[in-house]
Context: one part of a larger RNA
Molecule: small-subunit ribosomal RNA, central domain
Organism: uncultured prokaryote
RNA sequence: CUGGGCGUAAAGGGAGCGCAGGCGGAAAGAUCAGUCUGAAGUGGAAUCCCGGGGCUCAACCUCGGAAGUGCUUUGAAUACUGUCUUUCUUGAGUCAGUGAGAGGAGAGCGGAAUUCAGGGUGUAGCGGUGAAAUGCUUAGAUAUCCUGAGGAACACCAAUGGCGAAAGCAGCUCUCUGGUGCUUGACUGACGCUGAGGCUCGAAAGCGUGGGUAGCGAACGGGAUUAGAUACCCCGGUAGUCCACGCCGUAAACGUUGUGCACUAGGUGUAGGAGGUAUCGACCCCUUCUGUGCCGCAGCUAACGCAAUAAGUGCACCGCCUGGGGAGUACGCACGCAAGUGUGAAACUC
Numbered sequence: 001c002u003g004g005g006c007g008u009a010a011a012g013g014g015a016g017c018g019c020a021g022g023c024g025g026a027a028a029g030a031u032c033a034g035u036c037u038g039a040a041g042u043g044g045a046a047u048c049c050c051g052g053g054g055c056u057c058a059a060c061c062u063c064g065g066a067a068g069u070g071c072u073u074u075g076a077a078u079a080c081u082g083u084c085u086u087u088c089u090u091g092a093g094u095c096a097g098u099g100a101g102a103g104g105a106g107a108g109c110g111g112a113a114u115u116c117a118g119g120g121u122g123u124a125g126c127g128g129u130g131a132a133a134u135g136c137u138u139a140g141a142u143a144u145c146c147u148g149a150g151g152a153a154c155a156c157c158a159a160u161g162g163c164g165a166a167a168g169c170a171g172c173u174c175u176c177u178g179g180u181g182c183u184u185g186a187c188u189g190a191c192g193c194u195g196a197g198g199c200u201c202g203a204a205a206g207c208g209u210g211g212g213u214a215g216c217g218a219a220c221g222g223g224a225u226u227a228g229a230u231a232c233c234c235c236g237g238u239a240g241u242c243c244a245c246g247c248c249g250u251a252a253a254c255g256u257u258g259u260g261c262a263c264u265a266g267g268u269g270u271a272g273g274a275g276g277u278a279u280c281g282a283c284c285c286c287u288u289c290u291g292u293g294c295c296g297c298a299g300c301u302a303a304c305g306c307a308a309u310a311a312g313u314g315c316a317c318c319g320c321c322u323g324g325g326g327a328g329u330a331c332g333c334a335c336g337c338a339a340g341u342g343u344g345a346a347a348c349u350c
Base pairs, nucleotide, nucleotide: 004321005320006319007304008303012318014201015200016199017198021194022193023192025088026087027086028085029084030083031082033081034080035077037075038074039073040072041071042070049065050064051063052062053061054060091191092188093187094186095185096184097182098181099180103177104176105175106174107173108172109171110154115149116148117147118146119145120144121143125136126135162169163168206247207246208245209244210243211242215241216240220236221235222234223233258317259316260315261314262313263312266295267294268293269292270291271290272289273288274287275286276285299306300305323350324349325348332343333342334341335340
């Protein structure tokens, strides 16, 4: 170096974009760098290997041969790879037509509910629990009606449904904007795949500055429970949850399954499109493409299970694993305001 693996045993980077690198469609021609084949030169001695000889044998010594996988020069081959030239359209992309969508950003608007405030009615309780108590209430609560304020979240629709690279996205309207499916034709002509570093995005919590605060609610106070109760239950309640800007960069960031391409029985549901059939028309039915589920054959798997959305069969590229503990610790370095994050051992021990 090769050889084994990564759904659940150790192991897929949280996700994308992308420089270098690796890999790369079809045809023809050129070249002969890789590749393949021959020749010549060289490839010190010793050692190793084979054959012979010398010490009584052996170790040891010695003679000859082979080997010396390599390098240089030169001749030939040209399928494959490379390079160069020309061409192609199926990969990729662009345009045109058409479609769906909680994709993103900003602004505006709406109703229900909770809470609070003002007013009316009304009177002794309310609330809460397993049962209670703390708590609220004759300074008029709870209940009920009207009015107002304010913040946050959007019932039904709603779905194993849709969109997004992932994180994630849900009241309605408008503006700006990304991606994507399908159909047909035209155009470019390999422009592709992956991607160490790098850059960007990245739930919640947390941090900084300023604002906001209805409900909920770490911490905290009180009431219970209990042997105790730093809890579970109850009454309160501050940060926070919300907004703007800036950090943080983690997660059971999970499908615990990297990305792309190709191939490999079927059946059934669902979402979006196209075509056909049918019809007055819509539905129905059939075919097909894309997404998303379930069942299932071959095959795979330690089993469970996976099974055209593969964990099957292959190719390309990246990441990662190598017994448990010590330990995601120490040290160093980098990043961060901090919290901490990234990278990441060893002794020792079983």